[in-house]
This record gives sequence, structure tokens and C1' cells, in this order.
RNA sequence: GGGGUCAUGGUGUAGCCUGGUCUAGCAUCGGGGCUUUGGGAGCCUCAGACGGGAGUUCAAAUCUCCCUGACCCCA
Repeated sequence: GGGGUCAUGGUGUAGCCUGGUCUAGCAUCGGGGCUUUGGGAGCCUCAGACGGGAGUUCAAAUCUCCCUGACCCCA
């Protein structure tokens, strides 16, 4: 220098190909509560996320382009 894959709560992951019941689901962690003599376990509840920007569209986590970052391959 060229090419490929990926980026979603604190952590891990589904959804992307096929745009729409998604003001984004699940697990775990955290706050509160129930249960217990207490603890553990269980149950209920709350809070928390689409890497950044632009474009297309009635509508974008999803499609397109650019940038940033991680990993891999070629030179």
C1' cells in the first nucleotide's frame, strides 16, 4: 500500500442477509421488594445499549458512502 471480517447496556449475546407489531429482546452484574430466624436459592420489579458522521426511504440497529477502532490475509 491492497483486501476481508467485525463494532448493540458494566460484561456476554440475539436481531442485520429479507427495513416496519423494535420508544431494541435474553443472560449476568447492579438498585428495590417478597420469601427465610439469618444466609443461600427462588420469584417480582427498576435502571442501563445500536462506534461517529452523511445519504437513500413514509420509515434505518438493518441498505449505501466516508471516518474511527479491533482482528486476520496479501505485498
Molecule: transfer RNA
Organism: Candidatus Aenigmatarchaeota archaeon